[in-house]
RNA sequence: AGAGUUUGAUCCUGGCUCAGGACGAACGCUGGCGGCGUGCUUAACACAUGCAAGUCGAACGGAGCACCCUUGACUGAGGUUUCGGCCAAAUGAUAGGAAUGCUUAGUGGCGGACUGGUGAGUAACGCGUGAGGAACCUGCCUUUCAGAGGGGGACAACAGUUGGAAACGACUGCUAAUACCGCAUGAUGCGUAACUGGGACAUCCCGGAUACGCCAAAGAUUUUAUCGCUGAAAGAUGGCCUCGCGUCUGAUUAGAUAGUUGGCGGGGUAACGGCCCACCAAGUCGACGAUCAGUAGCCGGACUGAGAGGUUGACCGGCCACAUUGGGACUGAGAUACGGCCCAGACUCCUACGGGAGGCAGCAGUGGGGAAUAUUGGGCAAUGGGCGCAAGCCUGACCCAGCAACGCCGCGUGAAGGAAGAAGGCUUUCGGGUUGUAAACUUCUUUUAAGUGGGAAGAGUAGAAGACGGUACCACUUGAAUAAGCCACGGCUAACUACGUGCCAGCAGCCGCGGUAAUACGUAGGUGGCAAGCGUUGUCCGGAUUUACUGGGUGUAAAGGGCGUGCAGCCGGGCAUGCAAGUCAGAUGUGAAAUCUCAGGGCUUAACCCUGAAACUGCAUUUGAAACUGUAUGUCUUGAGUGCCGGAGAGGUAAUCGGAAUUCCUUGUGUAGCGGUGAAAUGCGUAGAUAUUAGGAGGAACACCAGUGGCGAAGGCGGCCUGCUGGACUGUUACUGACACUGAGGCACGAAAGCGUGGGGAGCAAACAGGAUUAGAUACCCUGGUAGUCCACGCCAUAAACGAUGAAUACUAGGUGUCGGGGCCGUAUAGGCUUCGGUGCCGCCGCAAACGCAGUAAGUAUUCCACCUGGGGAGUACGUUCGCAAGAAUGAAACUCAAAGGAAUUGACGGGGACCCGCACAAGCGGUGGAGCAUGUGGUUUAAUUCGAAGCAACGCGAAGAACCUUACCAGGUCUUGACAUCCUUCUGACCGCACCUUAAUCGGUGCUUUCCUUCGGGACAGAAGAGACAGGUGGUGCAUGGUUGUCGUCAGCUCGUGUCGUGAGAUGUUGGGUUAAGUCCCGCAACGAGCGCAACCCCUAUCUUCAGUAGCCAGCAGGUGAAGCUGGGCACUCUGGAGAGACUGCCAGGGAUAACCUGGAGGAAGGUGGGGACGACGUCAAAUCAUCAUGCCCCUUAUGAUCUGGGCGACACACGUGCUACAGUGGCGGUCACAGAGUGAGGCGAACCCGCGAGGGGGAGCAAACCACAAAAAGGCCGUCCCAGUUCGGACUGUAGUCUGCAACCCGACUACACGAAGCUGGAAUCGCUAGUAAUCGCGAAUCAGAAUGUCGCGGUGAAUACGUUCCCGGGUCUUGUACACACCGCCCGUCACACCAUGGGAGUCGGAAAUGCCCGAAGCCAGUGACCCAACCUUUUGGAGGGAGCUGUCGAAGGUGGAGCCGGUAACUGGGGUGAAGUCGUAACAAGGUA
Repeated sequence: AGAGUUUGAUCCUGGCUCAGGACGAACGCUGGCGGCGUGCUUAACACAUGCAAGUCGAACGGAGCACCCUUGACUGAGGUUUCGGCCAAAUGAUAGGAAUGCUUAGUGGCGGACUGGUGAGUAACGCGUGAGGAACCUGCCUUUCAGAGGGGGACAACAGUUGGAAACGACUGCUAAUACCGCAUGAUGCGUAACUGGGACAUCCCGGAUACGCCAAAGAUUUUAUCGCUGAAAGAUGGCCUCGCGUCUGAUUAGAUAGUUGGCGGGGUAACGGCCCACCAAGUCGACGAUCAGUAGCCGGACUGAGAGGUUGACCGGCCACAUUGGGACUGAGAUACGGCCCAGACUCCUACGGGAGGCAGCAGUGGGGAAUAUUGGGCAAUGGGCGCAAGCCUGACCCAGCAACGCCGCGUGAAGGAAGAAGGCUUUCGGGUUGUAAACUUCUUUUAAGUGGGAAGAGUAGAAGACGGUACCACUUGAAUAAGCCACGGCUAACUACGUGCCAGCAGCCGCGGUAAUACGUAGGUGGCAAGCGUUGUCCGGAUUUACUGGGUGUAAAGGGCGUGCAGCCGGGCAUGCAAGUCAGAUGUGAAAUCUCAGGGCUUAACCCUGAAACUGCAUUUGAAACUGUAUGUCUUGAGUGCCGGAGAGGUAAUCGGAAUUCCUUGUGUAGCGGUGAAAUGCGUAGAUAUUAGGAGGAACACCAGUGGCGAAGGCGGCCUGCUGGACUGUUACUGACACUGAGGCACGAAAGCGUGGGGAGCAAACAGGAUUAGAUACCCUGGUAGUCCACGCCAUAAACGAUGAAUACUAGGUGUCGGGGCCGUAUAGGCUUCGGUGCCGCCGCAAACGCAGUAAGUAUUCCACCUGGGGAGUACGUUCGCAAGAAUGAAACUCAAAGGAAUUGACGGGGACCCGCACAAGCGGUGGAGCAUGUGGUUUAAUUCGAAGCAACGCGAAGAACCUUACCAGGUCUUGACAUCCUUCUGACCGCACCUUAAUCGGUGCUUUCCUUCGGGACAGAAGAGACAGGUGGUGCAUGGUUGUCGUCAGCUCGUGUCGUGAGAUGUUGGGUUAAGUCCCGCAACGAGCGCAACCCCUAUCUUCAGUAGCCAGCAGGUGAAGCUGGGCACUCUGGAGAGACUGCCAGGGAUAACCUGGAGGAAGGUGGGGACGACGUCAAAUCAUCAUGCCCCUUAUGAUCUGGGCGACACACGUGCUACAGUGGCGGUCACAGAGUGAGGCGAACCCGCGAGGGGGAGCAAACCACAAAAAGGCCGUCCCAGUUCGGACUGUAGUCUGCAACCCGACUACACGAAGCUGGAAUCGCUAGUAAUCGCGAAUCAGAAUGUCGCGGUGAAUACGUUCCCGGGUCUUGUACACACCGCCCGUCACACCAUGGGAGUCGGAAAUGCCCGAAGCCAGUGACCCAACCUUUUGGAGGGAGCUGUCGAAGGUGGAGCCGGUAACUGGGGUGAAGUCGUAACAAGGUA
C1' cells in the first nucleotide's frame, strides 16, 4: 500500500466482499512448563448454609469464673481404744468477707454514612471542565485562648409476678455512670436596641465601643503523666449550593407551561431559592429545536486510525445513582441509611392459625436463565480501616493459594554429523520422481519434567510475629529420556497430485465449484502457514475519499427547488480614526493519580513493576499587539438606485372592430351518386345529397409577413386599433452614498388535464356506438359522437415545468452571423471602424469517464441557497398538512439482489438507409405436388423388423447392389485360452483330402490316405491336450479425441509487423473517388509494408505446326472380290499421342482524370478470367462419423465373445421425400433405311451357324483386345395404319406356362410367352431445376455383382426459349445508422392469471405495556391544632405552675379503586399490494422506424 466482482472487451460511477488490528468472549480439534493479569456481558431472577462491623471493663452497676482469708458439711489416711468409741492430718461441699485477675448480657461512648457490590433508574448542573458562595455546614485531626463550681431525679441490667406456640412483651420493686436535668460562672459566642471607622459587586463585608438578655462542662486511669470533657477563634479534610461551556437519536414529536414566570410578606433549611404558603401581576420556555418519544450511568481512559475522526466505558481510578418494589421520617457532625426503623405491595419461610420472620446488586456457594464466566479455600504476616491509653480484638477490604490456554509474555519438545539417497507410503511416460539428511546409525547436551540436598528477600520497629512456603532460587544424579498440533492448498492468497463421487453427496467470505478424466466435494500422499495453540462465529475500527473539516459530488451515472419576491440568517466596495469581541503573543492558575511517549532502574529476559521527565493539543485569569474580521464615528464614488432625453418589442390587461375558412339554415341550378380506405363497410342521398349560385346565422382560430427574429422571472405571448400598465436597453453624469448579493420558512405566479357555479358551443374530440382489420382487437384505420376545448368567477399546483445545466460577481485566445441603440469616418438610404446590451454557430487554453462544454463555461476563483449517497420494495405504507374531489406535499421499514447504471468500442441484428452481386426475383422452358409402380424415411406392428443420418446441409443417404453369406437383429443348438495374434509345457506326425453314421445344420463319431531337414541329440512346420498372461466386442461416450467430410461459399474476404491516434477496449492501414468476377487495379489519404485468400501456375476441351504411323486411315498409284483398306504400297487427310505455337486489352477509335478500366472495331479457330475441372482463406455450426479406420476412459469375459440352422432387415391402416412410366396424334403400332462417343472383357467377353414365338439353349471362331467380342445405338428419315376413344393410349395387378443364375428363388430374384387390362384424359394450396451445346429429349456404357437398377457415375445424338430490369421474395458483400442484443432476433423482455413460500399495510375486534390526568379511599410519617387523660427532675403557698406525652382532628401523602382520552406493542376472520421461486397459462407492451416512434 491494495485486491476480487457489472462487460464480448473498455473507461467511469457505484455498491457488495476480502487481506489488518482488537476482545471480560463463545464453539470445534488439540494440549508440555512457568511468570503476570483477567474471569455472570444474560435474570437489578430467586436464594439453602457459613462468614462479610465491631470495639471499649482505663465510662457504669451487676453477673460468672479464678485466686486469697474465714467457715468447715461429707469422706476419713493414720493413731488410740475399755472395741462402745475418741483424736485426727488430708480432702475441701456450703456460707461470709475484702482485694486482685479474667470473661462479659445490659446502660453508656465511638464506629456502623467508610470499605465492598451493582448499573436498574437518570438526557439531568447527573457527569466533564472552569469559575463563584459577600448565601453555607464540617465528628475524629492540628494550632491558639478560656474553663471544668455545686447539686438533683430516674431508667435498663437484676429480682418477683405475669401474657404468648414463638417473636416479643406487660406490671411491681431496687440500682450506677463520661446516660439525663436544673443552678452558678462565662465571652471575641448568640439575640435585641441604638452609636461609629474603613471598604464594596445591588442585596452587603471587615472592625471599634455601649446597654440588656441567653447559653457550658465528665470524668477515667496510674501515681503522676496521659487520655478524655466544655465554650470560642482559626486551619485542614470532607460535604452542600449556584453559574458559563460541553454532553445520543427522532420534526412522521411544534407548540409547551397554573407553583407555571415574576413580585411583596411569611414559613422552612446549615444555607440561597416557588423549596413551601397567602396575596398581586401575566408572565416564562421554544426553529440557536422547547415539549414529547426512544436509547443510555458520566469521565480519566480503552480499541482502531497516517491524522482528523469513529466505536466503546470490562478490569484500575474519580463522580453519580441504587440496595426485593413504592413511600416515610428518626438518630446523628454526616443518612432520608445494602448487612438500622416504620408503613404499603409482591414473594418465601415458621405457626399452636391468634400471629410472627426475611431481603447475597458483600465473599464463597445453590437453583434458574444462557453460547458462556471460578473455591461453600488459607491468613490478618504485609497494606489499609474501626474501636481502644495500650496489649489487643474485628476486617470475604486486602494479601495469598485453588480452578480456566480466557489474554499477554517467555521457554521447551533436542543439537552436530550422516546417501546404500534404505525400507515403507504416494506417484509414474515404468526409465524414474518424491517423502528425504528426514529416519536408521555415530558423537554430544540436559533447558523442561523426575529424584536428592541446601534454601531466601518480603519484617522500616527494643523484642516477638511469614498465610504464601520448604515457594522462588542454587547444587548434584539419571537419561533423548517426559512433551505437536491446527488450518489451508481455483483466484483474491503462500501452498498440487492420485483415487472415490457424478448438479448426487457436498463446498462456499466474494467470484463461484460438482451433470464420468473435479488442483474448488470426500480420502490419501505431498506442500504452505501459524504454533501450545490453530481455526470458526460474533462485535468494533480500518481499508471506505462509501457522509468527504482534513477530503466527494449534482448536463447524460444518484443528485439544481417550476419560477419570482422577500423577513430572519449568511456574506459583502474605497479611505481615515477609536475600541479590542474574534485573532496573535507572553505570563499565571488549573488540566488528580494511573494510562500513552521518552530516559533510567528492578524481577535470568520479556510481559509486568518502580522512578523521573515530557505530554494532557482544554478551560479560566491577566498583560500586550492592532494587520485582517467585527464594532463605532466621519468621509468617498467605482457596486446599487434615482432623475432627464430617446428608440425597439407576439410583455400584461380591458374594450371595440375586421376578413378568409369550416359548419348550419334559406334559395336557385342540377342528378345519382357522395364520402371514406391498403381494400372496404358503417354513414349521407330520388323526401333530391355531393357539386355549384346568392343571402343569412353562429362560434372558434388569426394564413402570408415569420426569421436558431422579438418580449417576459418562469409558465408563456402572434389579425387591426384604442385606453391603462410592468420591465429591459442606449445616451447623459444631475442626485443618494454601499442602500449590495444570496435567501431556510413565508407570500405571489404557475402549461395541459381536472373540479365547482353560470354562460356559450362552429370545428375538433376522451368516453361511447357502429363499420373494418385480426386467431382475438375492449387498439392502430373509417363513419358518427358527449364531456371538454371558448368566456366570467373560484379551486387545483402538477409536467421530459428541459439548456435534463440554481442565483450573483470578477477574470481567461480568436473567428463569423443576427436583433436593439450610440459614436467616428464616409463619394452620406451603401460601406468601413468602434462601443453597450441581447441571441446563435465554429474554435484555442483549460475542464471532463467519455460524449462534449468552451466569454450565454460544464474553465479559473468567491458568496449564498437547494439536492445526492447501490438496485428493487417505493415516491409505496402509516402519520400529518393542504384540497370540494381527483389528488398534492412530506415520506419510511421489513424483505430481497450482487449488481443496477453512464459513456464509448467491436460485432450481430433491424418489418433502418445507401451501393453491389447471385437462376434470388422477373422473362421463359420443363417438372414435382393428383395416378400406378420403384425406392428411402417416419409411424405402427413384430420374437426381430440391427444401427446410423434429421431444416437448408437427413429421407434412390452410409448401401458401387440383404434369397444363404453379407448381418451387426431375433428364436433355438453348440464352444470357453476361444473363429484371430504372441509366449510356455507335453504328446503326435501330420495338415489337407475322401467315404460312412448322426443332426435342422454346425457340433459329434468311425474308417481310409499321408511330411521335410538332420551332426540322429534334435530342429522346422502342422495338429491335439493343458495352465495362465491374454485374445475378442458393429458394447457406451462424435459432448474426451485423431483422421475424414458437409455447410456458409469459389462468397471476397481474414489478418500481421512497424508507425500514428485514443486513458482504454480499439481505430488507422482495410475508409474515400472510380473500376472489377474479385481487398482486381488506379488515384487520393498518417500511414508504410507484408502474409493467408482472389487471379495465375496443373488437367480436359476448341485451332494450327512438327515428330511418329499399328491393330487406325485410304487422296494419289497398282492388284482384287458377290461385297469389303481385302492386298501391295503410302502416311497426304481423319485419327492416335508426344513436343510446341496461339490470346497479351497486344493494335485502332471513343469515353474516363492523361490513370485503372469500359464501349466499339480490326485481325483471328478462339477476345477480354474462351468453355469445363481440380483447387475451398481466418473461421462458424460442441454440424456428421467411436458402425471405414485409429484411439483415451468406462463396461462384458462359460459372454455384450465365437459358431450353426431357420427367421428378420422385404411387415402395412397411414404420412412425407426422391424417381420411373403415363395420361397420348410433335403420338402409338408395323415395316424399312441410317448416323455416335466413352467404356468393359480370362472364374471373362463370347461371333458365325443351328433350335426355340421368346427369355434362352446348343455351339465354339476370335480376343489379355485402336486387331476379336459385348454392339442393336435410340430419338431420326421413308412407307403404311390407327382418328380422339379410357382408345391399337396406359401398362399396374393377376392367372397359366417357362428361361437363367445359384447348395437353395416359399418368405424373397431377374427375365420370357400367352391371357387378364386397374388408376390415370396434364394434376389444389404450394414448390423445384435451368442462361447455350445449357434446358428439354434420345439412347449407349461402366462400377458393384453368381444372379438381381426406374438408383449412381460416365458417354455421346437431336437441340431450344428468355433475361425489360433490380421495386419486391431468398441468400451474400461493403459503408452508414439505431439498439435495453453478445448463447448475439430462434435475442431480449412486460403485465394479468394459477401454485408454493416469505415479510408487510388495512382490519370488526381482542390482549398487554409505559407515562400523564380527573375523582374516590387514604397507611406510615413530618407539620399544625387540640389535648377532659397521663407525667420523675425545675419553681411552689403542696395546691398548682412551667414543660412533656398518649390520644383525637386537619393539610400533604404511597399503594389501591374508578373514569375518559392519547401513545406503543402483540394477536385476528377477511382483505390490499410487494418479493422470491422449475421448463405453468394468456397475450406481445418495451429494446431496430420493435412493426401505431
The RNA shown here (small-subunit ribosomal RNA) has 1493 nucleotides and comes from a metagenome. RNAcentral holds the sequence, with entries from SILVA. Rfam family: Bacterial small subunit ribosomal RNA.